[in-house]
RNA sequence: GGUUCGGUCCUGCGCGGCAGUGACCUGUGAACCCCGCCAGGUCCGGGAGGAAGCAACGGUAAACAGUGCUCCCUGGGUGCCGCAGGGGCGCCGGGCCGUA
Numbered sequence: 001g002g003u004u005c006g007g008u009c010c011u012g013c014g015c016g017g018c019a020g021u022g023a024c025c026u027g028u029g030a031a032c033c034c035c036g037c038c039a040g041g042u043c044c045g046g047g048a049g050g051a052a053g054c055a056a057c058g059g060u061a062a063a064c065a066g067u068g069c070u071c072c073c074u075g076g077g078u079g080c081c082g083c084a085g086g087g088g089c090g091c092c093g094g095g096c097c098g099u100a
Base pairs, nucleotide, nucleotide: 001097002096003095004094005093006092007091008090009086010085011084012083013082014081015079016078018075019074020073022071023070024068025066026065027064028063034059035058036057042051043050044049
């Protein structure tokens, strides 16, 4: 000096990690316009019985709070992780050949 391969660069895909919504779990949660069960009392009945049903109790809806990072989804100049494609001006590293 030549040649070749790779990295740096760009794009896409994937993986992990970070952040957020939602779901799941727990709790609170409708005096009545949710459900169940309905003490007392009320109503129907001659009676036996029946009916509606307040409070309480139990379970929930919307909503709120908490927990774990379990799952879904979304995001990005998240990683010196992987794969593929692009690019070959420059820089870095390796191989080969030639020259001084």
Predicted 3D model of a 100-nucleotide RNA (Bacterial small signal recognition particle RNA) from a Chloroflexota bacterium. It matches the Rfam family "Bacterial small signal recognition particle RNA". The family's RNA type in Rfam is non-coding RNA gene. Lineage of the source: Bacteria > Bacillati > Chloroflexota. It was read from a public genome assembly, where an Rfam model found it. Its mean pLDDT, the model's own confidence on a scale to 100, is 79.